[in-house]
Molecule: transfer RNA
Organism: Candidatus Omnitrophota bacterium
RNA sequence: GGCGGAGUAGCUCAGUUGGUAGAGCAGCGGACUCAUAAGCCGCGCGUCGGCGGUUCGAUCCCGCCCUCCGCCA
Numbered sequence: 001g002g003c004g005g006a007g008u009a010g011c012u013c014a015g016u017u018g019g020u021a022g023a024g025c026a027g028c029g030g031a032c033u034c035a036u037a038a039g040c041c042g043c044g045c046g047u048c049g050g051c052g053g054u055u056c057g058a059u060c061c062c063g064c065c066c067u068c069c070g071c072c073a
Stems, first nucleotide, its partner, number of pairs: 001072007010025004019056001027043004049065005
């Protein structure tokens, strides 16, 4: 330098032939207990990596850029 993949909650990840986003773990609160743990109930307003474009509408489609991973040279 070329090609491909990934970037979404604190962490690990889902998601959608375009209709304004969810799970598990962690955390916090409550109830229970003499008390703690486990289990139970509740709590997520996340510029969906950035900037533009298309569209009535973009996490999703298109372009450029940034970071990480792999392959080729």